[in-house]
Context: one part of a larger RNA
Molecule: large-subunit ribosomal RNA, domain II
Organism: Chloroflexia bacterium
RNA sequence: ACCGGCGAGUUGCCUUUGCCGGCGGGUGAAGGAGCCGUAGCUCCCCAGCCGCAGGGAAACCAAGUGCCAACAGCGCGUGCUGGCUUCGUGCCAGGCGUCGGCAGGGGCAGACCCGAAACCAGGUGAGCUACCCAUGGCCAGGUUGCAGGCCGGAUAGGCUCCGGCUGAAGGACCGGAUCGGUGUCGGUUGAAGACGGCUCGAAGGAGCUGUGGGUAGAGGUGAAAUGCCAAUCGAACCUGGAGAUAGCUGGUUCUCCCCGAAAUGCAUUGAGGUGCAGCCUCACGUGUUCCGUCGUGGAGGUAGAGCCCUGGAUGGCCGAGGGGCCCCACCGGGUUACCGAAGUCAACCAAACUCCGAAGGCCACGACGCCACAGCGUGGGAGUGAGACGUUGGGGGAUAAGCUUCAACGUCAAGAGGGAAACAGCCCAGACCUUCCGCUAAGGUCCCCAAGUCCGGCUAAGUGUGCAAGGACGUGGGAGCACGCAGACAGCCAGGAUGUUGGCUUAGAAGCAGCCACCAUUGAAAGAGUGCGUAACAGCUUACUGGCCGAAUGUGGUCCCGCGCCGAGAAUGUACGGGGGCUCAAGCCGGACACCGAAGCGAAGGAUUGUCCAGCUUACCGCUGGAUGAUGGUAGGGGAGCGUUCCCGGGCUGGCUGAAGCGGUACCGUAAGGAGCCGUGGACGCCCGGGAAGUGAGAAUGCCGGU
Numbered sequence: 001a002c003c004g005g006c007g008a009g010u011u012g013c014c015u016u017u018g019c020c021g022g023c024g025g026g027u028g029a030a031g032g033a034g035c036c037g038u039a040g041c042u043c044c045c046c047a048g049c050c051g052c053a054g055g056g057a058a059a060c061c062a063a064g065u066g067c068c069a070a071c072a073g074c075g076c077g078u079g080c081u082g083g084c085u086u087c088g089u090g091c092c093a094g095g096c097g098u099c100g101g102c103a104g105g106g107g108c109a110g111a112c113c114c115g116a117a118a119c120c121a122g123g124u125g126a127g128c129u130a131c132c133c134a135u136g137g138c139c140a141g142g143u144u145g146c147a148g149g150c151c152g153g154a155u156a157g158g159c160u161c162c163g164g165c166u167g168a169a170g171g172a173c174c175g176g177a178u179c180g181g182u183g184u185c186g187g188u189u190g191a192a193g194a195c196g197g198c199u200c201g202a203a204g205g206a207g208c209u210g211u212g213g214g215u216a217g218a219g220g221u222g223a224a225a226u227g228c229c230a231a232u233c234g235a236a237c238c239u240g241g242a243g244a245u246a247g248c249u250g251g252u253u254c255u256c257c258c259c260g261a262a263a264u265g266c267a268u269u270g271a272g273g274u275g276c277a278g279c280c281u282c283a284c285g286u287g288u289u290c291c292g293u294c295g296u297g298g299a300g301g302u303a304g305a306g307c308c309c310u311g312g313a314u315g316g317c318c319g320a321g322g323g324g325c326c327c328c329a330c331c332g333g334g335u336u337a338c339c340g341a342a343g344u345c346a347a348c349c350a351a352a353c354u355c356c357g358a359a360g361g362c363c364a365c366g367a368c369g370c371c372a373c374a375g376c377g378u379g380g381g382a383g384u385g386a387g388a389c390g391u392u393g394g395g396g397g398a399u400a401a402g403c404u405u406c407a408a409c410g411u412c413a414a415g416a417g418g419g420a421a422a423c424a425g426c427c428c429a430g431a432c433c434u435u436c437c438g439c440u441a442a443g444g445u446c447c448c449c450a451a452g453u454c455c456g457g458c459u460a461a462g463u464g465u466g467c468a469a470g471g472a473c474g475u476g477g478g479a480g481c482a483c484g485c486a487g488a489c490a491g492c493c494a495g496g497a498u499g500u501u502g503g504c505u506u507a508g509a510a511g512c513a514g515c516c517a518c519c520a521u522u523g524a525a526a527g528a529g530u531g532c533g534u535a536a537c538a539g540c541u542u543a544c545u546g547g548c549c550g551a552a553u554g555u556g557g558u559c560c561c562g563c564g565c566c567g568a569g570a571a572u573g574u575a576c577g578g579g580g581g582c583u584c585a586a587g588c589c590g591g592a593c594a595c596c597g598a599a600g601c602g603a604a605g606g607a608u609u610g611u612c613c614a615g616c617u618u619a620c621c622g623c624u625g626g627a628u629g630a631u632g633g634u635a636g637g638g639g640a641g642c643g644u645u646c647c648c649g650g651g652c653u654g655g656c657u658g659a660a661g662c663g664g665u666a667c668c669g670u671a672a673g674g675a676g677c678c679g680u681g682g683a684c685g686c687c688c689g690g691g692a693a694g695u696g697a698g699a700a701u702g703c704c705g706g707u
Stems, first nucleotide, its partner, number of pairs: 001707006011109013025050003031044005054061002064076004080094005112251002115248001119241006130215009139205001141174003144170001148166007178202003183198004217233001219229003226235001254641006264277005278384002280381007288372001289374001291369008304356001305354002310350003314346004321339002323336005387412010417428003432606004437602003443596003446580003452593001454591005464582001470566002474563006481556003491548005497521003502516003527542001531540002607631010642696001644693008653685002661680005667674002
């Protein structure tokens, strides 16, 4: 890992709701008796429980009672429903009740199953290890040579000093056994649950070690590392409390049919939990009350707009006041291109401004449409309370985020199908089943790939097939301006002068560093000069003028619109069209008619089901036909079934002429499933009606076994 088996909402009591049944007051415990009977049935049992009356905290009173002085008042009660009613709760009917069964929910219990880390109690451990006690054992060899002693020398001499010999000290030195475990290599499903090789530390000591003994978990021991206390230690192990608890994770077993959510609000020692509400479902009741459109009426200050108010803010006018300067002993005055309130003019800004003010949304009434698993009420059962993205309107952020937080709507969630190359949240569209039929949606129609190589224009950039400010004689269309056969634009020829080197400045400044001015003359025209140039001049050139030339679809510049160009840099290989590939297109814009294209719509057949109608049948239930709707679905609610084991009753049932089980198989049923036949097997089964459950396996790092 696979296969097989086992493996999770159970049981008791209480309670609540629904359905069914008994009785009408219900029920009868324990106990006793009878019956073939221990489980069981019947009878007795008149204990108890519920109901028949309520009110009060209670005493207590009672169709009333409590508050209270009250025969005021008020609270809670006294007849619940229907019919009749001489209207008095008067009469009749039903119901109210209780006991049991089944089912759903809740409570107490382990309470769907598995799972802690832990807590407590009582015990077992020091044969491992830590420390201690008692008693034993062990440490090759070599080196150094303390104290002391002896001898000799120095000395007059003791002491003292020097030398030699002796001597043997030391947590002394080197190094085996022994005890350790430094570095590295190997080993790492090991030879080994800590080892091996080489290397290394201590090696007469705080040394190593045998045996016996001691200290125990809220503890011991510790030359102290939270170390060690039997491969376990921030509190050992075993058994028990114990199925601890787990708002957490995982798992939870057959089928079909109907409906179908939520990820919100408020609160919470609350935030991944829970309560109530919201949204789902089922039963009963009500019956168009729902929803849509239209009409009428209404509430309200958003978008927009505006500046009256509240504030902000720009410029002008005016200007209280202030500043500067001047005159002034003081008083006071003059002046100012300074600042500047208020006022005023003009143009603005605002979520917390409004003289105004929509659309939409909301409320009410009416009409029409609609009859759908619309609305509402009461009760049973839930789940949800992590949401995601898109569009729109806002807040936060940076007019960032696949960001965050609200609101409205949509989709996903819980939605398959077609499109977007691929792609929950985008576009189209909501899958009951079948069909080798048809029509369409989005999106497409050269090939991959189903369907047009359609029409007119645009683009030359492979733009298309990623991007901005900004830039440009790209190109198409439009508008208006200027000039032009009285000759434009470009080119060529010629002129382009004079006062004058304008004035200033300057070393110089002569059209051309800079400042100021920018006149005048001649003339067809010529700037007190457009650029280059000089130290300054010079020189070249230009504006401007004439000529040559020859344009009436000419020339120059401006604005608008369409499409394109540059701007444009990233890491494996084109690599931002899905690809091939595409240029009067297979790109872009516009247009026309076709076609393709989905689980949409239609056609044909079939299934289930709501409502209505008809017929049949009718205790209830139901059957057949027709009409008209419906049938995606997670959590979840509801309904109907299949199968397994055992039990009861029935089939005067099957079976050695072969049961169950197992293998095979082309049959039946919408499914779970069910037959028949063949083989195997070798003794028990099947059907009908009912009952009871240890009742269905693929998942739980599930458990056990096998391979």